[in-house]
RNA sequence: GCCAGCAUAGCUCAAUGGUAGAGCAACUCUUCCGUAAAGAGUAGGCUGGGGGUUCAAGUCCCUCUGCUGGCU
Numbered sequence: 001g002c003c004a005g006c007a008u009a010g011c012u013c014a015a016u017g018g019u020a021g022a023g024c025a026a027c028u029c030u031u032c033c034g035u036a037a038a039g040a041g042u043a044g045g046c047u048g049g050g051g052g053u054u055c056a057a058g059u060c061c062c063u064c065u066g067c068u069g070g071c072u
Base pairs, nucleotide, nucleotide: 001071002070003069004068005067006066007065010024011023012022013021018055026042027041028040029039030038048064049063050062051061052060
């Protein structure tokens, strides 16, 4: 230099173009003499930045940034 993939909650990951979810972690409560485990619940996201298409974009298109891999 060229090509491909990835970017969503603190972490790991989902989500046919139609209200953004799960597990773990955090917090509260129940249970226990107490801890752990178990059970119930709560909170946490303007989906990496910008633009476009669309009635509607996490999803489709372009571009930028970062990361990973391959080729040279």